[in-house]
RNA sequence: CCACGAAAACGGCAAACCCGGCGUAAGCCGGGGACGCAAAGCCACGGGACCCAAUGCGGGUCAGCCGGGUUACCGAA
Numbered sequence: 001c002c003a004c005g006a007a008a009a010c011g012g013c014a015a016a017c018c019c020g021g022c023g024u025a026a027g028c029c030g031g032g033g034a035c036g037c038a039a040a041g042c043c044a045c046g047g048g049a050c051c052c053a054a055u056g057c058g059g060g061u062c063a064g065c066c067g068g069g070u071u072a073c074c075g076a077a
Base pairs, nucleotide, nucleotide: 004075005074012037013036017032018031019030020029021028022027035064041070042069043068045067046066047065048062049061050060051059052058
């Protein structure tokens, strides 16, 4: 350095649900809260699911659905 991921260490993130707000909606933001996560950091490139509009081209959401790309803490086997 690459791969890898422990009965290690420092920590980190935050599902469902509740409250407030934004959005037609999927869903998002803030607070509470933890189901879990070794990338549950980031990216909409591929697949998939969802919403809106149309029945002409389409527009949007989900990265904690899968794959891929990219960056990163620690260091046992």
Molecule: c-di-GMP-I riboswitch aptamer
Organism: Cryobacterium sp.